[in-house]
Context: one part of a larger RNA
Molecule: small-subunit ribosomal RNA, 3' major domain
Organism: Avicennia marina var. rumphiana
């Protein structure tokens, strides 16, 4: 210099405190771990692994186990032969594959060949989701969206090094102003990009309004104020006023105004730290296998269960349940889709099969809410697990191991120890709706929409984490 300190200062964040709801206890989901197993393929393992990789395991996927099969190979490039290719039929076989037989000749042509495709052949190769992420590249997590990493030039010291970058202020911010042997720069900060809130001209169709007609529609006809929906512009800049403040940076309060001091949220990740994570996305060196550590295929496995941990769903109820009527949304998807409407079914679903290639039509029913009806404190009309029949659907195929419907059935559980996690406003909590993947689905998950919506913040003593000055060290 740096690193440490149960040294000191100063600062900051849901870091503590305040306040709300959790998780730990129950039932199940789902990943791990460990334990079985022919095999339960494999990576990730304090934060920074564990509903993570995987935005979807019944075959497939697949990498694993066993049985059966290929061996220039499932794939690519050259050589040579030979047959057009596709196609059909028998036998064996779980299938892959083996093994027989048949039909049919196409495209160009300079009649030699030549393309595609198929077979048969000896090699050179070809293949490994085989091994090192301590041999790598890429790409990613974390400290940290924290305010800091640096350099030029000039100065100081013998040098390593310092200064700048420190001090007073101040800010979210090495953000700015002043001082100052420093005086510039660069990477970051921030600001250029995008969502949302407001408005103004500008365009009106599938939306809007308004009309004509109706039980409800199909449709007629006008309009451009409104709503809205595109593009395209204004708008916020401490701009204005007051107090402070060093006459600076600022910061405290008004005003006008949709918004107000970063308005709200995303994208955005400096220098570098963990030899961190990935040789299983993908790419590579080195190594290894080569009648197999390659390929195919059939059944199984990955779904196993005495238990341990994670991260969720349900609930223990009355601010609730439970039956009947009513109402209000976003954004999304949709032709190998959506599926309206009539008809069967208690129902999951079925049979029709209108309209949409989509602001038309269709997935659509939101739901918490509101009226109103039974329940009356109870293991109860709370809570649904967990078994039994009896059915839908999806797909060759549902036994291992799918999902759903009705009927029966009714387990723990009466608010959880030590501990510990989230959040500061449309934000916690609570209520539903859609999308990706996807035949269909183990989604209670993930990602996004919107609905209703609060408490609290005295503060910086304490806990853990960071920043920056500084004391001190017998470390480096």
């Nucleotide at each position: 210099u740096g690193a440490c300190a149960g040294g000191g200062g100063c600062c900051c964040a849901c870091a503590c405190a305040a306040a709300c709801g959790g998780u730990g206890g129950a039932g199940c989901a789902u990943g791990u771990g460990g334990u079985u197993u022919a095999a339960u393929u494999u990576g990730a393992u304090g934060c920074a692994a564990a509903g993570c990789g995987a935005a979807g395991a019944a075959c497939c996927u697949u990498a694993c186990c066993a049985a059966g099969g290929c061996u220039u190979g499932a794939c690519a490039u050259g050589c040579c032969g030979c047959g057009a290719a596709u196609c059909c039929u028998c036998u064996u076989a779980a299938a892959a594959g083996a093994g027989a037989g048949g039909g049919g000749u196409g495209c160009c042509u300079u009649c030699a060949a030549g393309a595609a495709c198929a077979c048969a052949g000896a090699c050179a190769c070809g293949g490994g989701u085989g091994u090192u992420g301590c041999a790598u590249g890429g790409c990613u997590g974390u400290c940290a969206u924290u305010a800091g990493c640096u350099u030029g030039u000039g100065u100081c010291g013998u040098a390593a090094a310092g200064u700048g970058u420190u001090g007073g202020g101040u800010u979210a911010a090495g953000u700015c102003c002043c001082a100052c042997a420093a005086c510039g720069a660069g990477c970051g900060c921030a600001a250029c990009c995008u969502u949302u809130g407001u408005g103004u001209g500008u365009a009106g169709u599938u939306g809007c309004c308004a009309u004509c007609g109706u039980u409800g529609a199909a449709u007629u006809u006008g309009g451009a104020a409104c709503c809205u929906u595109g593009a395209a512009c204004a708008g916020a800049c401490u701009g204005c006023c007051g107090a402070u403040g060093a006459u600076a940076a600022g910061c405290c309060a008004g005003a006008g105004g949709a918004a107000g001091g970063u308005g709200a949220g995303g994208a955005u990740g400096a220098c570098g730290u963990c030899a961190a994570g990935u040789c299983a996305u993908c790419a590579u060196g080195c190594c290894c296998c080569u009648u197999a550590u390659g390929c195919c295929c059939u059944a199984g496995g990955c779904g196993a269960c005495a238990c341990a941990c994670a991260u969720g769903c349900u609930a223990c109820a009355a601010a609730g349940g439970u039956c009947g009527a009513g109402a209000c949304a976003a954004g999304g998807g949709a032709u190998c889709g959506u599926g309206a409407u009539c008809c069967c079914g208690c129902g999951a679903g079925g049979g029709u099969g209108a309209g949409c290639u989509a602001a038309c039509c269709c997935c659509a029913a939101a739901a918490a809410c509101c009226c109103a009806u039974c329940c009356u404190u109870a293991g109860u009309u709370c809570g649904g697990a967990u078994u039994g029949c009896a059915g839908g659907c999806u797909a060759c195929a549902a036994c291992u191991c799918g999902u759903u419907u009705g009927c029966a059935u009714g387990a723990a559980g009466c608010u959880a120890g030590a501990a510990u996690c989230g959040c500061u406003a449309g934000u916690a909590a609570u209520c539903g709706c859609c999308a990706g993947u996807c035949a269909g689905c183990c989604a209670u998950a993930c990602a996004u929409c919107a609905g209703u919506g609060a408490a609290u913040u005295c503060g910086u003593u304490c806990c853990a984490a960071g920043g920056c000055c500084u004391u001190g060290u017998a470390c480096a």